[in-house]
Context: one part of a larger RNA
Molecule: large-subunit ribosomal RNA, domain II
Organism: Candidatus Woesearchaeota archaeon
RNA sequence: ACCAGGGAGUUUAUUUAAGUGGCGAGGUUAAUCUUAAAUCAGAGCAACCACAGCGAAAGCAAAAUUUUGCAGCUUGCGAGAAAAGAGAUAUGAAAAUGUCUUAAGUCACUUAGGUAUGACCCGAAACCGGUUGAUCUAAUCCUGAGCAAGGUGAAGUCUCUUUACAGAGAUGGAGGCCUUAAGAGGUUCUGUGAGAAAGCGUUCUUCUGACUUGGGAUUAGGGGCGAAAUACCAAUCGAAAUCGGUGAUAGCUGGUUCCUGCCGAAUUUGAUUUAAGUCAAGUCUUAGAGGAGAUAACUCAAAAGGUAGAGAUACUGAUUUAGAAUUUAGGAUGGGAAACUAUUCGGUUCUUCGUCAAACUCAGAAUUUUUGAGCAUCUAAGAAUCUAGGAAACGGGGGCGCGGGGUAAACUUGCGUUCCGAGAGGGGAACAACCCAAGACUAUAGUUAAGGUCCCUAAAACUAAUUAAGUGUUAAAGGUCGAAAUGUGUGUAUAAUCAUAGACAGCAGGGAGGUAGGCUUAGAAGCAGCCACCCUUUAAAGAAAGCGUAAUAGCUCACCUGUCAAGAUUAUAUGCCAUGUAAAUGGACGGGGCUAAAUUAGUUACCGAUACUAUAGAUAUCUGAAAAGAUAAUGGUAGGCAGGCGUUCUCUUUGGGUAGAACUUUUUUUGUGAAAAAAAAGGGACCAAAAAGAAAUGAAAAUCCUGGU
Numbered sequence: 001a002c003c004a005g006g007g008a009g010u011u012u013a014u015u016u017a018a019g020u021g022g023c024g025a026g027g028u029u030a031a032u033c034u035u036a037a038a039u040c041a042g043a044g045c046a047a048c049c050a051c052a053g054c055g056a057a058a059g060c061a062a063a064a065u066u067u068u069g070c071a072g073c074u075u076g077c078g079a080g081a082a083a084a085g086a087g088a089u090a091u092g093a094a095a096a097u098g099u100c101u102u103a104a105g106u107c108a109c110u111u112a113g114g115u116a117u118g119a120c121c122c123g124a125a126a127c128c129g130g131u132u133g134a135u136c137u138a139a140u141c142c143u144g145a146g147c148a149a150g151g152u153g154a155a156g157u158c159u160c161u162u163u164a165c166a167g168a169g170a171u172g173g174a175g176g177c178c179u180u181a182a183g184a185g186g187u188u189c190u191g192u193g194a195g196a197a198a199g200c201g202u203u204c205u206u207c208u209g210a211c212u213u214g215g216g217a218u219u220a221g222g223g224g225c226g227a228a229a230u231a232c233c234a235a236u237c238g239a240a241a242u243c244g245g246u247g248a249u250a251g252c253u254g255g256u257u258c259c260u261g262c263c264g265a266a267u268u269u270g271a272u273u274u275a276a277g278u279c280a281a282g283u284c285u286u287a288g289a290g291g292a293g294a295u296a297a298c299u300c301a302a303a304a305g306g307u308a309g310a311g312a313u314a315c316u317g318a319u320u321u322a323g324a325a326u327u328u329a330g331g332a333u334g335g336g337a338a339a340c341u342a343u344u345c346g347g348u349u350c351u352u353c354g355u356c357a358a359a360c361u362c363a364g365a366a367u368u369u370u371u372g373a374g375c376a377u378c379u380a381a382g383a384a385u386c387u388a389g390g391a392a393a394c395g396g397g398g399g400c401g402c403g404g405g406g407u408a409a410a411c412u413u414g415c416g417u418u419c420c421g422a423g424a425g426g427g428g429a430a431c432a433a434c435c436c437a438a439g440a441c442u443a444u445a446g447u448u449a450a451g452g453u454c455c456c457u458a459a460a461a462c463u464a465a466u467u468a469a470g471u472g473u474u475a476a477a478g479g480u481c482g483a484a485a486u487g488u489g490u491g492u493a494u495a496a497u498c499a500u501a502g503a504c505a506g507c508a509g510g511g512a513g514g515u516a517g518g519c520u521u522a523g524a525a526g527c528a529g530c531c532a533c534c535c536u537u538u539a540a541a542g543a544a545a546g547c548g549u550a551a552u553a554g555c556u557c558a559c560c561u562g563u564c565a566a567g568a569u570u571a572u573a574u575g576c577c578a579u580g581u582a583a584a585u586g587g588a589c590g591g592g593g594c595u596a597a598a599u600u601a602g603u604u605a606c607c608g609a610u611a612c613u614a615u616a617g618a619u620a621u622c623u624g625a626a627a628a629g630a631u632a633a634u635g636g637u638a639g640g641c642a643g644g645c646g647u648u649c650u651c652u653u654u655g656g657g658u659a660g661a662a663c664u665u666u667u668u669u670u671g672u673g674a675a676a677a678a679a680a681a682g683g684g685a686c687c688a689a690a691a692a693g694a695a696a697u698g699a700a701a702a703u704c705c706u707g708g709u
Stems, first nucleotide, its partner, number of pairs: 001709006012116012026049003032043003053060002065084004072077002086101006120255002123252001127245006138219009147209001149179003152175001156171005183206003189201001191200002221237001223233002258644006268281005284390006293378003298374007310361002316357004322351005330345006396420010425436003431478001441617007451607003454592003460604007472594002485579003489576010506563005512536003517531003542557001545556003618634002620631004645698001647695004652690005663682008
């Protein structure tokens, strides 16, 4: 891992509600006793609930009334219901107010919920009590054992020497001394390791000592022991192990077993030692009461309002430019001996140009909200509303439109709406919430939506343009966007100017004279610099746009003519394209590939869904005696409700079986399904149906348990 078997809402007591049944102003017995084959039957008048309430208490203590009116019967009766009236009691001086009164309960069973009980199942770490442990290890005690060899050479002693102190030699053999084996340890290789729940090898530490070690004893769990690491106390230690309390508790994780039908949520508000939970309300469901209205949408009318946008002599506040007036706090500069005066900066007021605001508004939408009416829809096949039983939920998320916080975020916090959640189908390559689908009962056929029609892959062609960048074929929102700027890449539009009286470009020719203008300067001649920039001849030609010279010279240009022959130049706007444009494995239009199979504009087809249509059928609800018919009915998590299937056993009845039961395998048929039936083969002795009852009653999951492979 797989297979098989096992594996989770149960018991008792009590209480609430519903259903069914018994009796009923009453209902029921409990313990116990008698009887007996018996759990049957009989007794049992204790006790409980109900029959009267109000009041803290003392205490006091209730109209069988009238009207309206649903269902129904039938034109006024009318259970229940509603209203009026009256009454009981408490308080009060009273008025009055609170509660109650016009009589239905009780017992049993079943189901659902609450509480207690292990209480759906498995799961702690812990806590407490009693015991067992010092054969491991810590410390101590008793009794034993062990430590090759070598080195070093303390004290002491002897001899020599010395006046003495010292000194020398010999002897000696000290030391928590040195090297190193046994022994003890366990540093490194982060070696090796199919031998080990700590080995093996290498290297290393220590080896006469606070040394090592055998045997025997002692100390015990909030206790020991500890040269102290919370270390060690039998592979267990921040409190051993074991048994018990014990099925501790767990607001936490996981799991929780057959089918179908009907309806179908919430992640909000308030509170909480509360934010992983729970309670109340809201939302869901089931049943009942009730008895006539209810309402999301649409249209109209009347109101509400101060947002978006906008605005600025309509206020508050901010703010740009220019000007005027005034010197009102003041500063600077100039003039003046001073008074003072002029200019300027600043202040105030006014005018003017321009611009802003969530806490500005003279004005002011759309949407929205309220009311009324209409229309529409639902509704006696029972609306609104109310009561009772049962819940789940109280982590939400995405899009769009408005906000607050934040640089921002798959960020956070709000409001509205919608979708996902709990919603399938088609499209988007794949993809909860993006597009289509006014929402999938079942089957078949057709028509469309979004989106597509070269191949993968169902379906396509045409017309007119653009693009040469593989731009593009990825948005309709998403997986970044491809910005500002630039382009003599190319298309389109508009405007202006020139042009057969010849434009633009090219080529050819001219491009002069006064004059080398004046000044300056060593020089200044169109061309260092300053000033001026005229006149003449002309088809035209600057007191010169550039190169050049020391200064001249020289070469061009403007301008004119000729030649040539038809469009040219400029500006603005715009389409496509390009540059701008850089990331780490090779790489993504979904891919192949495509010059259209790209882009723009248009036309007509086709494909394409559980949408729509048609036909047939099922279920639900309803009408109906039936036949038959009606329905904008039938997605669904948590959850509520309803009806069924299957397993084991009991009782009754009816049956089957050696002429072959259960069971196994395979096949077929029936049923929406849980499932059922039949046939064949194997098998060889029990089994089934109907009605009722009782449950240790249904497995794919729990790091589930046991076994097998």